RNA sequence: AGAGUUUGAUCCUGGCUCAGAGUGAACGCUGGCGGCGUGGAUUAGGCAUGCAAGUCGUGCGAUCCUUUUUUGGGCUCUGCAGUUCGACGCAAGAAGAAAUGCAGAAUCCGUUUUAGGAUAGCGGCAAACGGGUGAGGAACACGUGAGUAACUUUCCCCUAAGUCAGACUUAGCUUCGUGAAAACGGAGGUAAUAUCUGAUGGUAUCACUGAUGGCUUAAGUCAUUGUGAUUAAAGGCAGGGACCGCAAGGCCUGCCGCUCAGGGAUGGGCUCGCGUCCUAUCAGCUUGUUGGUGAGGUAAUGGCUCACCAAGGCUUUUGACGGGUAGCUGGUCUGAGAGGAUGGUCAGCCACACUGGGACUGAGACACUGCCCAGACUCCUACGGGAGGCUGCAGUCGAGGAUAUUUAGCAAUGGGCGAAAGCCUGACUAUGCGACGCCGCGUGAGGGAUGAAGGUUUUCGGAUCUUAAACCUCUUUUGUUAGGAGAGAAACCUCUGUCAUAAAUAGUGGCAGAGCUGACGGUACCUAACGAAUAAGCCACGGCCAACUCCGUGCCAGCAGCCGCGGUAAUACGGAGGUGGCGAGCGUUACUCGGAUUCAUUGGGUGUAAAGGGCAAGUAGGCGGUCUCAUGGGUGAGGGGUGAAAUCUUCUGACUCAAUCGGAAAACUGCCUUUCAAACUAUGAGACUUGAGGAUGGGAGAGGAAAAUGGAAUUCUCGGUGUAAGGGUGAAAUCUGUGGAUAUCGAGAAGAACACCGGCGGCGAAGGCGGUUUUCUGGUCCAUUCCUGACGCUGAAUUGCGAAAGCUAGGGUAGCGAACAGAAUUAGAUACUCUGGUAGUCCUAGCUGUAAACGAUGAGUACUAGGUGUUGGUCUCUCGCGAGAUCGGCGCCGCAGCUAACGCAUUAAGUACUCCACCUGGGGACUACGACCGCAAGGUUAAAACUCAAAGGAAUUGACGGGGACCCGCACAAGCGGUGGACCAUGUGGUUCAAUUCGAUGCUACGCGAAAAACCUCACCAGGACUUGACAUGUAAGAAGUAGUGAACUGAAAGGGGAACGACCCGUUAAGUCGGGAGCUUACACAGGUGCUGCAUGGCUGUCGUCAGCUCGUGCCGUGAGAUGUUGGGUUAAGUCCCGCAACGAGCGCAACCAUUAUCUCUUGUUGCUAUUUAUUUACACCUUCGGGUGUAAGUAAAGCACUCUAGAGAGACUGCCUGGUUUAACCAGGAGGAAGGUGGAGAUGACGUCAAGUCAGUACGGCCUUUAUGUCCUAGGCUACACACGUGUUACAAUGGCUGGUACAAAGGGUUGCCAACCCGCGAGGGGGAGCUAAUCUCAAAAAACCAGCCUCAGUUCAGAAUGGAGUCUGAAAUUUGACUCCAUGAAGUUGGAGUCGCUAGUAAUGGCAGAUCAGCACGCUGCCGUGAAUACGUUCCCGGGUCUUG
Repeated sequence: AGAGUUUGAUCCUGGCUCAGAGUGAACGCUGGCGGCGUGGAUUAGGCAUGCAAGUCGUGCGAUCCUUUUUUGGGCUCUGCAGUUCGACGCAAGAAGAAAUGCAGAAUCCGUUUUAGGAUAGCGGCAAACGGGUGAGGAACACGUGAGUAACUUUCCCCUAAGUCAGACUUAGCUUCGUGAAAACGGAGGUAAUAUCUGAUGGUAUCACUGAUGGCUUAAGUCAUUGUGAUUAAAGGCAGGGACCGCAAGGCCUGCCGCUCAGGGAUGGGCUCGCGUCCUAUCAGCUUGUUGGUGAGGUAAUGGCUCACCAAGGCUUUUGACGGGUAGCUGGUCUGAGAGGAUGGUCAGCCACACUGGGACUGAGACACUGCCCAGACUCCUACGGGAGGCUGCAGUCGAGGAUAUUUAGCAAUGGGCGAAAGCCUGACUAUGCGACGCCGCGUGAGGGAUGAAGGUUUUCGGAUCUUAAACCUCUUUUGUUAGGAGAGAAACCUCUGUCAUAAAUAGUGGCAGAGCUGACGGUACCUAACGAAUAAGCCACGGCCAACUCCGUGCCAGCAGCCGCGGUAAUACGGAGGUGGCGAGCGUUACUCGGAUUCAUUGGGUGUAAAGGGCAAGUAGGCGGUCUCAUGGGUGAGGGGUGAAAUCUUCUGACUCAAUCGGAAAACUGCCUUUCAAACUAUGAGACUUGAGGAUGGGAGAGGAAAAUGGAAUUCUCGGUGUAAGGGUGAAAUCUGUGGAUAUCGAGAAGAACACCGGCGGCGAAGGCGGUUUUCUGGUCCAUUCCUGACGCUGAAUUGCGAAAGCUAGGGUAGCGAACAGAAUUAGAUACUCUGGUAGUCCUAGCUGUAAACGAUGAGUACUAGGUGUUGGUCUCUCGCGAGAUCGGCGCCGCAGCUAACGCAUUAAGUACUCCACCUGGGGACUACGACCGCAAGGUUAAAACUCAAAGGAAUUGACGGGGACCCGCACAAGCGGUGGACCAUGUGGUUCAAUUCGAUGCUACGCGAAAAACCUCACCAGGACUUGACAUGUAAGAAGUAGUGAACUGAAAGGGGAACGACCCGUUAAGUCGGGAGCUUACACAGGUGCUGCAUGGCUGUCGUCAGCUCGUGCCGUGAGAUGUUGGGUUAAGUCCCGCAACGAGCGCAACCAUUAUCUCUUGUUGCUAUUUAUUUACACCUUCGGGUGUAAGUAAAGCACUCUAGAGAGACUGCCUGGUUUAACCAGGAGGAAGGUGGAGAUGACGUCAAGUCAGUACGGCCUUUAUGUCCUAGGCUACACACGUGUUACAAUGGCUGGUACAAAGGGUUGCCAACCCGCGAGGGGGAGCUAAUCUCAAAAAACCAGCCUCAGUUCAGAAUGGAGUCUGAAAUUUGACUCCAUGAAGUUGGAGUCGCUAGUAAUGGCAGAUCAGCACGCUGCCGUGAAUACGUUCCCGGGUCUUG
């Protein structure tokens, strides 16, 4: 810093999208460690449980416990003494029990006392802080800066004074009672720093309109002072020498309290300036409302409240009132900045505490864990009644995409209470959980090529993952185990010492020293041992955007932020390999800013892209000419206060670094205040004339309103003339007309509009204004330079004007004419055309308020080259025509400049200023709802949901047009002959079938591939077989009776089968001995495929089109796509040539060069030719001396090469010559000569490209598919089917003919597996025969139309020949499906063909035959050849196709 996306391409406008940064995040995949932060954003939804506000016994009485002391009593125990009883025992005795006395001990109860502890209650202080949340609130709530002379402030600090005397209670407690409980009531008695009364009192309060001084705009207030009145208090603890007292104590000292004042500090209340979201589809709001007087209330001002009085107040665009939304700020995120968004954690303020209301207490609350009332909800209940409030910390349910431990400790910091120890503290400090964020570290380092294995890919060679691994050497952050260990600690307090106070060694205070106290914590950190050991993923890879291949899939599955991928070769889907990016994270989603100058202050626009209001007058507002003076609001400079801290920035320090934390500076762009300056701006005062206006004198005009008036035309009425049509249209009809139209003449009536003049001329703000005259009236221009003295410009709101159509009421209505009716047109015709025709159009009075109301261009002022025309005025020169100057309009062209371009250009869309209006992607939508206006129709204002990735402007190129201009072509026209009707042949479609193989499908498929389907061909079908294969190459192994030939048998054949026979080449050996080759068998690679894709391809071909076009280099023009050249004027078959020209040249095409044909010359001379000559044979005629001769004709041979011909080389034609036209050109027209004349005819030759045209079935070739089959072989069938439709042809329908007989004249070709003569046989197809010929020699071979003669005589025929029956011939293994031909017999349709359609411009059409390829045979097809041989073309309007220019 930009990029993608509108188009075939371009420039612009314009939206959408992406790359960046961020987050209290969530989701997906993955997850080693530590530090520091951070974590209920949704239901201000409901909550179990625990904890979160207590403390003081040095305020008070009481109670309890421990302890010391005093004293009394009880009980128990022990010892001693005697007494009594005594289970048991025969008894002796005897466990033991009871009471008494003494002594002792412990214990219990009471009392007293010492020391200590605990505590319900009264009392004091705190509980109004701290902690949470953001519901409400658009407000002095917050921020900032002021004010309070209108106030308050417990505790704290300082100063000063005081702390006297008394009294009455009430909790607790005891007792009685009610209730389930919570709780409550009666009686009795008790204390205080609780409560009350009295005293004293100042600088407190009040009064005296007190007095003096200061301040204040003032009301007032501050200081000093006089007189009078009113108002205070509480004690507690400790120590003590003298003095008093019986004692308690007084008294003294110290500390803590208490009271009244003054001051400070801190906190708070109130008031004000400024700032603080959206909405006008909320424009008027308000009755305590606005003010006053008085009173009440408050700490305090105030309608804060009340009574009375007045009727005001707020707001109008500086947005009241209403609606919606929202805690505000420091800050945070983003941004270059200006801004935009945001307000979680931390800090300041506010508000709230289940919902709503209320007060009490208090210094402070209308009070989160206080009270009362009401409500909802939850819980308890004995149904009477009660209890509760997590938006404190944890935790739970719910809702949600989503947010943590029912942890430890008061060790630190801070808070409350206390004299203090101390107690309390979910504030806080720590800890746990979560990759939620930021920061740091690690997952190893070095060496290591046989470039291993494996994966992927491949053109099969390789490439890549890859020094990556393995392997060797090393290290130990992290981890595990063990040991050591710093700081957070300093106070309070205790002890010791010392100083001050004091009478004092008590006490209290200060200082110094020592001691005590750690939740975290088995901590951080350090050391040692062990061992590479414990640790890598996520996303992307078509473009934007770094990174590519294979496989799968086949518009399916899917992807996608935008453009868009996917329909069989997907770098876009899914997987894999590889690569890129980031990394304990990576992606996605959501949201914010950026990019977006896409709301534009910085920093945009409005002629055509979205956008100038239809036009004017004018209010508020904004802006405003020249000079002087003053002021100092804005403005500029300096000073002061404030702008909390944190944050950001800079410097620096502490954790090993960083994040993080600390210190210092800077900054906080702001507000307030003060001093100075006076240019600009503003305000006030004064002046000026150039802006503006007025005056005077002239001018032009469809400017407006009203009234009067004129002629032409139209229609109607009446009358005359007059007769059959008129009218209308592309053509008609409806319509009018014999009841007299139309036409024509005369007279009359009516309404509307004003020809010519008339003009991109005039006037008006716009809409708009057109016969003439009069009256009234607005604006404007010119000249004079007389007056006023900035009076100006613009202009929301408002008001007025405002075409046509429409509406209301009343007139009017000739013509025209929505609607409507009819006639046409048409597939239809609710249209265009025609005949009628109502509203309306006209007038009067109103309404409507819109138009492409347009110059699609708001108004005003100034400046910036010109040229030309026209209109209105004035001036100068001129006899005049006219010329020049200047002011005001209306046009055209054009420079600079501007513009995306088109274009604008002194009448700006240029350069500037002022003001207004409007725009912000397309559609939805000039719409809905609401409001206002309207009689209605409707108008004005004006959204959203949803949807698309475009919509659009200007210009470019091509294509297209039932747009234009020019030109060409058998394109039409003019002609000739066909086709379409019939039979047949052939191809196609369709249908059928086991199969009817496949392809070709408008022109450009359809007698096409196929220049030959009976088998083969052959690809199709049925059946039967084979599997390294019918064919090729390689490797390995094997085999001597091997390869090969191949009999029986089986079979439709192929195939199976295998008797029997039986080898070859090279080297070697005694030898068929061995080795190799050929050939064979087996196995593996592979062969094979007319299987698919012509939309993966090559090559070839068709078509536009043998049309004249298609391009390039350099230059020049354009922002660019592109343009120029190649356009233009002529001309040509032609971009053929000439001329001109910002173009100059060039290439592929055109033409020519090539072969053929038409004329001539030379050469050649067999197998060609034969004019002439000679010889000879035959026939005939004549003559004859009968020997023969002569002539004619035919044949043969020789000579010959003249001619024809053959096939080589040349010549010839070039607009070369003449005349005329044209631009002295190109060229055209005519003529001469010539065999041929204007490319002589006809071929070959096909530019750049188009149709994804055709062909994978000619061959080639990528990919896919198949491999005992989609390959190969064989038999039989099919491609030949047949209700039908189409194309291309043949033969005809007859007399220009048919039949019979006769007589002529070709060219070009073919031939040895062949062509086949003469001759014989057959009616014939054909058969026999065999000469000649490898061909200018022989042969196919007869050319046929034509011509001559005869018959037929217009008929379904002596036309036509289909189809059928019979008999044959030929080819071929084979003729049934399914060949051709012959003969006999039979003799169908058809009598010239609808709509339509095809070919052809001269040796052409038409017509006649001949030959060839294919081929055993088979031709009405195809390709070539010759014979006979026409008609017509005025012309380019139209149909079709093409070319050039131009236009939308």
Overview
Small-subunit ribosomal RNA from a metagenome, 1448 nucleotides, folded computationally. The sequence is in RNAcentral, with records from SILVA. Its Rfam family is "Bacterial small subunit ribosomal RNA". Model confidence (mean pLDDT): 83 of 100.